[in-house]
A computed fold for a 73-nucleotide RNA from a Candidatus Gottesmanbacteria bacterium, annotated as transfer RNA. The coordinates come from a structure-prediction model, not an experiment, and the mean pLDDT is 81. The sequence was found in a public genome assembly.

RNA sequence: GCGCCUGUAGCUUAAUGGAUAGAGCGUGUGGCUUCGGACCACAAGGUUGCGGGUUCAAGUCCUGCCAGGCGCG
Numbered sequence: 001g002c003g004c005c006u007g008u009a010g011c012u013u014a015a016u017g018g019a020u021a022g023a024g025c026g027u028g029u030g031g032c033u034u035c036g037g038a039c040c041a042c043a044a045g046g047u048u049g050c051g052g053g054u055u056c057a058a059g060u061c062c063u064g065c066c067a068g069g070c071g072c073g
Stems, first nucleotide, its partner, number of pairs: 001072007010025004018056001027043005049065005
C1' cells in the first nucleotide's frame, strides 16, 4: 500500500429498518449480617467511534474519515 472483519454504559455484550437502545459483571444507596462476603431491592451510568447520505423512521442500509484485528504484498 491492497483486501476482509470489528467499533453500542467503566468491562463483556444483545437489539428483523419501527414501543423509552436492553442484559450480565462492576459502581452507588438501602435491606440482611456482630462486621464483611454471599443473597435481595432500587438507582445512576449510552451524543450507538467521528461526519455525510438514503428513508416517514437508522445502532442496523450506503459513503468518507479515524481506531483496532486478520490476511496479502

It matches the Rfam family "tRNA". Rfam describes the family as follows. Transfer RNA (tRNA) molecules are approximately 80 nucleotides in length. By type it is a transfer RNA.
Taxonomically the source falls in Candidatus Gottesmaniibacteriota (Bacteria, Bacteria candidate phyla).